[in-house]
RNA sequence: CUCCAGAAAGGGUAAACCCGUCCGAAAGGCGGGGGCACAAAGCCACGGGCCUACUAGGAAACUAAUGGCGGCCGGGCUGCCAAA
Numbered sequence: 001c002u003c004c005a006g007a008a009a010g011g012g013u014a015a016a017c018c019c020g021u022c023c024g025a026a027a028g029g030c031g032g033g034g035g036c037a038c039a040a041a042g043c044c045a046c047g048g049g050c051c052u053a054c055u056a057g058g059a060a061a062c063u064a065a066u067g068g069c070g071g072c073c074g075g076g077c078u079g080c081c082a083a084a
Stems, first nucleotide, its partner, number of pairs: 012038002017033004022029002036071001042077003046074003049069003055064003
């Protein structure tokens, strides 16, 4: 110097839940409060998985994404500080 690792410090994000004459059929998103947790819980729906079903099919049960989930997993890109 480089690689693996990630204690400490400075910080960061923000689960459940509550509020909203907000958007949406819903799942969910947005704003405010709130803090479970997270070293990428920053960004990206590419693969898998999961959720919803306005709509379509069906006698019904149900099935289906062009909708959604990045804090379900994998993958890609970027990033603060660095002890043992």
c-di-GMP-I riboswitch aptamer from a Bacillota bacterium, 84 nucleotides, folded computationally.
The coordinates come from a structure-prediction model, not an experiment, and the mean pLDDT is 86.